[in-house]
């Protein structure tokens, strides 16, 4: 200098699930827990794609004197970095 390869001593993170809390939901946060992880660090506010949700909006239907209301479809402006990706980087060995 590089990040192609080996390992993880000391350490680090923390899936499902449980309790609390925020939220319409997806999901987030705190505590427990530990499936796994060598970037499971950071980036969803600007590289991008996939995935999840559908409050508001919109369309259709039901109902009604009219509305309110109910049901279904579409839709991200809401999420997700532990899906791919982008970016920075540690110890040891060769």
């Nucleotide at each position: 200098g590089g990040c192609a390869u080996u390992u993880a001593u000391u350490g680090g993170c923390a899936a499902a699930c449980c309790g609390g809390u925020u939220g319409a939901a997806a999901a987030g946060c705190c505590g427990g827990g530990g499936c796994g992880c060598a970037a499971a660090g950071c980036c969803a506010g600007a590289a991008g794609g996939a995935g999840c949700u559908a409050a508001a909006g919109u369309c259709a239907g039901a109902u009604u004197g009219a509305a309110a209301u109910c049901u279904g479809g579409c839709c991200a402006u809401g999420c997700c970095a532990g899906c791919c990706g982008g970016u920075u980087g540690c110890a040891u060995c060769a």
c-di-GMP-I riboswitch aptamer from Blautia wexlerae, 94 nucleotides, folded computationally. Its Rfam family is "c-di-GMP-I riboswitch aptamer". Its family is annotated with cyclic-di-GMP binding in the Gene Ontology. Rfam's curators write: GEMM was predicted in a large-scale screen for bacterial structured RNA regulatory elements.